[in-house]
Description:
The part of an RNA shown here (large-subunit ribosomal RNA, domain I) has 580 nucleotides and comes from an SAR202 cluster bacterium. It matches the Rfam family "Bacterial large subunit ribosomal RNA". The full RNA is in RNAcentral, with records from ENA. The source organism's lineage runs through Bacteria, Bacillati, Chloroflexota, Dehalococcoidia and SAR202 cluster.
Context: one part of a larger RNA
RNA sequence: GGUCCACGGUGGAUGCCUUGGGGCCAAGAGCCGAAGAAGGGCGUGGCAAGACUGCGAAAAGCCCCGGUCAGCUGUCUAGCGAGCUUAACCGGGGAUUCCCGAAUGGGGAAACCCCCCUUGGGUCAAUCCAAGGGACCCCGAUUUAUCGGGGGGGUAAGCGGGUGAACUGAAACAUCUAAGUAACCCGAGGAAAAUAAAUCAACCGAGAUUCCCAAAGUAGUGGCGAACGAAAUGGGAAUAGCCCAAACCUUCCGGGCUUAGUGGGCUGAGGCCCUAUGUCCGGAGGGGGUUGUAACACACACCUGUUCCAGCCUCAGGAGGAGCAAGGAGUAAGAAACUCGUUCCUUAGCCGAAUGAUCCUGGAAAGGACGACCGGAGAAGGUGAUAGUCCUGUACGCGAAAGGGAGCGAGCUCCUGGUGUGCUGUUGAGUACCACGGGACACGUGAAAUCUUGUGGGAAGCUGGGGAGACCACUCUCCAAGGCUAAAUACUCUUGGCCACCGAUAGUGAACCAGUACCGUGAGGGAAAGGUGAAAAGUACCCCAGAUGGGGAGUGAAAUAGACCUGAAACCGUGGACUU
Numbered sequence: 001g002g003u004c005c006a007c008g009g010u011g012g013a014u015g016c017c018u019u020g021g022g023g024c025c026a027a028g029a030g031c032c033g034a035a036g037a038a039g040g041g042c043g044u045g046g047c048a049a050g051a052c053u054g055c056g057a058a059a060a061g062c063c064c065c066g067g068u069c070a071g072c073u074g075u076c077u078a079g080c081g082a083g084c085u086u087a088a089c090c091g092g093g094g095a096u097u098c099c100c101g102a103a104u105g106g107g108g109a110a111a112c113c114c115c116c117c118u119u120g121g122g123u124c125a126a127u128c129c130a131a132g133g134g135a136c137c138c139c140g141a142u143u144u145a146u147c148g149g150g151g152g153g154g155u156a157a158g159c160g161g162g163u164g165a166a167c168u169g170a171a172a173c174a175u176c177u178a179a180g181u182a183a184c185c186c187g188a189g190g191a192a193a194a195u196a197a198a199u200c201a202a203c204c205g206a207g208a209u210u211c212c213c214a215a216a217g218u219a220g221u222g223g224c225g226a227a228c229g230a231a232a233u234g235g236g237a238a239u240a241g242c243c244c245a246a247a248c249c250u251u252c253c254g255g256g257c258u259u260a261g262u263g264g265g266c267u268g269a270g271g272c273c274c275u276a277u278g279u280c281c282g283g284a285g286g287g288g289g290u291u292g293u294a295a296c297a298c299a300c301a302c303c304u305g306u307u308c309c310a311g312c313c314u315c316a317g318g319a320g321g322a323g324c325a326a327g328g329a330g331u332a333a334g335a336a337a338c339u340c341g342u343u344c345c346u347u348a349g350c351c352g353a354a355u356g357a358u359c360c361u362g363g364a365a366a367g368g369a370c371g372a373c374c375g376g377a378g379a380a381g382g383u384g385a386u387a388g389u390c391c392u393g394u395a396c397g398c399g400a401a402a403g404g405g406a407g408c409g410a411g412c413u414c415c416u417g418g419u420g421u422g423c424u425g426u427u428g429a430g431u432a433c434c435a436c437g438g439g440a441c442a443c444g445u446g447a448a449a450u451c452u453u454g455u456g457g458g459a460a461g462c463u464g465g466g467g468a469g470a471c472c473a474c475u476c477u478c479c480a481a482g483g484c485u486a487a488a489u490a491c492u493c494u495u496g497g498c499c500a501c502c503g504a505u506a507g508u509g510a511a512c513c514a515g516u517a518c519c520g521u522g523a524g525g526g527a528a529a530g531g532u533g534a535a536a537a538g539u540a541c542c543c544c545a546g547a548u549g550g551g552g553a554g555u556g557a558a559a560u561a562g563a564c565c566u567g568a569a570a571c572c573g574u575g576g577a578c579u580u
Stems, first nucleotide, its partner, number of pairs: 001579009015565001016531002020502002022499009031154002039100003042056003046080002050076003062094006071084003105114003115134007136151007159187005169176001173223001199206002210237005220228002241484003244428001248287010263274003266317006292462001294427004298422006305324005326416005338411010349398002355371002358369003372389002374378001380392003433457008443469001464479005518525002538564001541552004
């Protein structure tokens, strides 16, 4: 020096555990903000230096209402002191809420500096203190310099719109792909968007939109490469339909024309009246009206609950108006508020059965033995090992002063002639459509319809117009150029449940004071780090000693459980055996 054996050191694998994560399902909820948000700074405790949590100069809290209980004064963090116990704790409502931050009186290197006005306090006067107001933009109003209302900013994911890549794939690369993705910007909401056929279909028919399954990786598109990729239709989820513009009537305002011949005064006859009580144009308000087997307006005819009025005069008519009745509808669109009653849900909670001072092992019984009991409860967790009957619970059942939500019923509010004929009027214009250049459609210009539009041209108007994949005919179908609309859908959070999900190099980056420490000028990047024991019972006292530490003693079931479970290997030793 090597090999082996024994015993150690170091190290932190493995096993076991779980406070933390991941995923799915169900129900509920879903915007916050000038009444100052989100996010921060600084403070705040009797002893309180630091940190977390809470709170805001009224500062681990104040008030009211309810629940609940014998304790309480949050955590790391024990103790002392002083208190409260109508407390503490939980839920609902309210008060306070410094400074920065959209930050908004002006400034600014955020959490700071400086000012003006009004009112009050204070002072002999002033410095000073407190409260309120003082940014900009838009809209409305009026007395035109004031008032009232709104906006601004944040927001994880989801949503609509605008702008819009490249790597990559095509085994290179340019059309193409990636992809209308990422990214940026704008906007809105609890969802958003879409939505009530100028749609499809195929000669049969369907009947708004959205989402899912199939159709189908089909028909197609495609340097026919890579690749992209429908729809009809069928089955489900959920269902809901409406309002304007215009014609016509009417009121008001502005302007023009008209001396009754035309016109008007509800209609007919006779009279009478009208310089606006007529008529035309424009504007505003109200009524009316909203569709394609056309609809509506207007005129005429017929039918239709009731009462009253029915208007320049007379006669005849009864258009029209008002009320009642009857019927219908309604607060999320379709008009719009509010009140009451009642039921249920929700934001705290409550009740809740049943084992033995028996025996055994053990430190400990929930284990084993014996003997009982409950069960609408034998889910689960905890308790010194494995508990239906010890604790928390579980099944069944009960509960709200206050706040929130939903349903129902009332009040309340709103609406209500029909049929036929005539063809007189209306039915969304720089629109449809065309040309050129683009884009979207699964569809790359193609035979390329359809949708959209930058430029140029430019209709019909109901005997009208669009579509059915060039185009034409026939046939069918629908009615553009205005608008609103719940649900089924997406996402997140809360609560509950579940898992052939992880178990500390795993699972979130983060089980632990983590988006922390640390790195970076910055944008940004981004860790490591869990486990004594049932209980601290955390080793009084003695000895060695400068200290760490160690030896006794003591606690404990165990101390090679002593700052920690177990404690592998590499690596380093001590002792012994063999060997060189």